Description:
The RNA shown here (transfer RNA) has 74 nucleotides and comes from a bacterium. Its Rfam family is "tRNA". Rfam classes the family as a transfer RNA.
Order: sequence, then structure tokens, then C1' cells
RNA sequence: GCCAGGGUAGCUCAGUUGGUUAGAGCACAGGAUUCAUAUCCCUGCGGUCGUGAGUUCAAAUCUCACCCCUGGUA
Repeated sequence: GCCAGGGUAGCUCAGUUGGUUAGAGCACAGGAUUCAUAUCCCUGCGGUCGUGAGUUCAAAUCUCACCCCUGGUA
């Protein structure tokens, strides 16, 4: 350089054929429980969906360019 896969919450990841509030687990905060701590339970917090542009009534999802990560290739 070329090919393939990936980038979504602090971390690990889902998200179906473009459409009805962007989600789960862990972590964190509060509550409940306990003599106390942990576990379990309830609630909450947390997002420019890598960046920019385009298509569309509507984009995490489709198209283009760029950036970054992983693997393959001579």
C1' cells in the first nucleotide's frame, strides 16, 4: 500500500428491513436489609452513537471522505 473486521455510557458489549423515549451487565451514587460489612433487592446518575458531509419526511443504521484500533497479505 491492498483486503477484512471494528469505533455506541467510566469498562465489556447488544441494537433485526431506516421509524414508536438509544439499551443490557459491571462500576458509581442513594435507599432498604444487618449489631456491622458483604451478598441479594429497589431507585437513580451516566451518551455530540469516532469526525465531517450527503441522501431522506425521518440516519447509530444507507452513501462518500478522513481519523483511530485489530487481523491478514508481499